[in-house]
RNA sequence: CACCGAAAAAGGCAAACCCGCCGCGAGGCGGGGACGCAAAGCCACGGGGCUCUGGGAUCCGAGCUAGCCGGGUUGCCGAA
Numbered sequence: 001c002a003c004c005g006a007a008a009a010a011g012g013c014a015a016a017c018c019c020g021c022c023g024c025g026a027g028g029c030g031g032g033g034a035c036g037c038a039a040a041g042c043c044a045c046g047g048g049g050c051u052c053u054g055g056g057a058u059c060c061g062a063g064c065u066a067g068c069c070g071g072g073u074u075g076c077c078g079a080a
Base pairs, nucleotide, nucleotide: 004078005077012037013036017032018031019030020029021028022027035067041073042072043071045070046069047068048065049064050063051062052061
């Protein structure tokens, strides 16, 4: 350094739910709160799921989801 992830150490993040705000909506932001997470840091590239303003379906398009999976990239510690 790489692989790897411990009954190690220092820490970190924050599900559901509640309150406030934004959005047509999925959802996002802030506060509280912890289900959990070795990348639950970041990225919408591929797939999946979700949303889209007067009615239905398909297609196209636009958006959301990184705590759905894969991938890319950066990073703390150092046992076996």
The RNA shown here (c-di-GMP-I riboswitch aptamer) has 80 nucleotides and comes from an Armatimonadota bacterium. The coordinates come from a structure-prediction model, not an experiment, and the mean pLDDT is 86. The sequence was found by an Rfam model in a public genome assembly. The organism belongs to Armatimonadota, within Bacteria. Its Rfam family is "c-di-GMP-I riboswitch aptamer". About the family: GEMM was predicted in a large-scale screen for bacterial structured RNA regulatory elements.